[in-house]
Context: one part of a larger RNA
Molecule: large-subunit ribosomal RNA, domain IV
Organism: Halamphora sp.
RNA sequence: UUAUGUUGAAGGAACUCGGCAAAAUGACUCUGUAACUUUGGAAUAAGGAGUAACUUUAAGUCGGGAAACCGUUUAAAGCUGUCACAAAAUCGAGGAUGGCGACUGUUUAACAAAAACACAAGUCUCUGCAAAUUUGCAAAAAGACGUAUUGAGACUGAUGCCUGCCCAGUGCUGCAAGAUAAAUAAAAAAAGUUACUUGGCUUUAAUUUGAACCCCCAGUAAACGGCGGCCGUAACUCUGACGGUCCUAAGGUAGCGAAAUUCCUUGGCGCAUAAUUGGCGUCCUGCAUGAAUGGCAUAACGACUGUCCUACUGUCUCCAACAUAAUCUCA
Numbered sequence: 001u002u003a004u005g006u007u008g009a010a011g012g013a014a015c016u017c018g019g020c021a022a023a024a025u026g027a028c029u030c031u032g033u034a035a036c037u038u039u040g041g042a043a044u045a046a047g048g049a050g051u052a053a054c055u056u057u058a059a060g061u062c063g064g065g066a067a068a069c070c071g072u073u074u075a076a077a078g079c080u081g082u083c084a085c086a087a088a089a090u091c092g093a094g095g096a097u098g099g100c101g102a103c104u105g106u107u108u109a110a111c112a113a114a115a116a117c118a119c120a121a122g123u124c125u126c127u128g129c130a131a132a133u134u135u136g137c138a139a140a141a142a143g144a145c146g147u148a149u150u151g152a153g154a155c156u157g158a159u160g161c162c163u164g165c166c167c168a169g170u171g172c173u174g175c176a177a178g179a180u181a182a183a184u185a186a187a188a189a190a191a192g193u194u195a196c197u198u199g200g201c202u203u204u205a206a207u208u209u210g211a212a213c214c215c216c217c218a219g220u221a222a223a224c225g226g227c228g229g230c231c232g233u234a235a236c237u238c239u240g241a242c243g244g245u246c247c248u249a250a251g252g253u254a255g256c257g258a259a260a261u262u263c264c265u266u267g268g269c270g271c272a273u274a275a276u277u278g279g280c281g282u283c284c285u286g287c288a289u290g291a292a293u294g295g296c297a298u299a300a301c302g303a304c305u306g307u308c309c310u311a312c313u314g315u316c317u318c319c320a321a322c323a324u325a326a327u328c329u330c331a
Base pairs, nucleotide, nucleotide: 001326002325003324004323005322006321007320008319010317011316014315019312027051028050029049030048031047036041038158052080054078055077056076057075058074059073062071063070064069081085093310094309095308096307097306098305099304100302101301105117106116121156122155123154124153125152126151133142134141135140159297160296161295162294164227165226166225169224170223171220172219173218174217178215185208186207189204190203191202192201193200194199228246229245230244231243232242255289256286267283268282269281270280271279
């Protein structure tokens, strides 16, 4: 000096990105226990007291015994000793309030365990059985020895309250009126060649016929997605319920909102601190929120993440001593 431990005056998070690490709590019995809540929970909430040995009394269970009684357990009273009686070891710190995800679960074997995945539940689409869908060139097979309360695909993700407007674009579905339209088939005609009797063969080809797709028409957003601007206006001022106008398929409804989303920004106000770019509440001026790409709320839960408080401490003010092991120097 390093590593692992033990102890520490006064203070007690002043350390630090952050209480990281350490300390503290810890068992059993009795007592006591809030908000909130899906009435199950929250809850070992929180908080408080006791615990040893011996004696006596009481009660009760069990075991032994013929019985007396002995052992054992609990409670009460008394008494004895220690600074300390769950005397060691093992062995929850607690509380308040936000975000996200309902939950238990799963995951990057060897830098990520999470707010990611899954989930019960909700919705849509396809699927009538030789099913849809999928594998295979095929035979065949899975689906399924199942049958629409089935199976497949996709999205959301418990629960509660809800899920607004737009079908112009893209997609999907349907329809058959029209338009367009391939090969094929029919075929006027023309050209070439041969034989020459009229014909045969080859090539080109007007025109007619001709399915789906596409166009067209309609439907469909828990399909992909989208959801405006300018000007004026109320008897102080401000604001604009109101009016005008342009554009659009329709102009963002309920809710939430400086948010895991807010650039300006450390937004304004309040709480908390002596002091807070963080936190919580509120406002709305939403650069660029918003409804199953789900919106908002939510008890319980979380080795998730933000903030605060109590307890506790060598994290720190500010380091010190000791033990063990190693390094280093000398012998």